[in-house]
RNA sequence: AACUGUAAAAGGCAAAGCCAUCGCAAGAUGGCGACGCAAAGCUAUAGGGGCUUUUAGGCAAAAACCUAAAAGCCAGCCAGUUAUCGGU
Numbered sequence: 001a002a003c004u005g006u007a008a009a010a011g012g013c014a015a016a017g018c019c020a021u022c023g024c025a026a027g028a029u030g031g032c033g034a035c036g037c038a039a040a041g042c043u044a045u046a047g048g049g050g051c052u053u054u055u056a057g058g059c060a061a062a063a064a065c066c067u068a069a070a071a072g073c074c075a076g077c078c079a080g081u082u083a084u085c086g087g088u
Base pairs, nucleotide, nucleotide: 002088003087004086005085012037013036017032018031019030020029021028022027035076041081042080043079047078048077049074050073051072052071053070054069055068056067057066058065
């Protein structure tokens, strides 16, 4: 440096749910809690994807659905990037 995660050590993160706060919502933060994770670290104006709200159109009264735009959210969907320990 590359590949790799069968066993070990040091440790790390924390799903659902519940409580509090913030947000129209998606969701976020803190506490409890562990389903899992070898990047469940970081990156959302460099990519794909998903979700929410609003507006316009399809559309005709509403709802649902689809499309587009705008504003947001998700890194525990893929991806990009950096890194600990062990093995080869």